[in-house]
c-di-GMP-I riboswitch aptamer from Roseateles saccharophilus, 97 nucleotides, folded computationally. Lineage of the source: Bacteria > Pseudomonadota > Betaproteobacteria > Sphaerotilaceae > Roseateles.

RNA sequence: GCCUUCUCCUGGCACACCCGCUUGAAAGACGGGGUCGCAAAGCCUCCGGUCUACCGCCCGAUCUCCGUCAUCGGGCCACGAUAGCGGGGUUGCCAAU
Numbered sequence: 001g002c003c004u005u006c007u008c009c010u011g012g013c014a015c016a017c018c019c020g021c022u023u024g025a026a027a028g029a030c031g032g033g034g035u036c037g038c039a040a041a042g043c044c045u046c047c048g049g050u051c052u053a054c055c056g057c058c059c060g061a062u063c064u065c066c067g068u069c070a071u072c073g074g075g076c077c078a079c080g081a082u083a084g085c086g087g088g089g090u091u092g093c094c095a096a097u
Base pairs, nucleotide, nucleotide: 012038013037017033018032019031020030022029023028036084042090043089044088046087047086048085049082050081051080056076057075058074059073060072061071062070
């Protein structure tokens, strides 16, 4: 110096939950508090899973002479989200083997 491992030290991050004249259609994100846990719980949506459904499509209902429009409901749907759901990529501290 490199690789592997993760018992110690120094530290690091921050689940749930609470708060918010923050942001978003929502899921969620962001900021503060908090501290379940994490040896990458640092970073990256390439693959799969999961979450949400504004928009879009389909169906039904209401309105209507009919139809369109409009409104409501239901179903489908990521281009959104989740890196603390896995896989993968990438960078990396200390001690010891």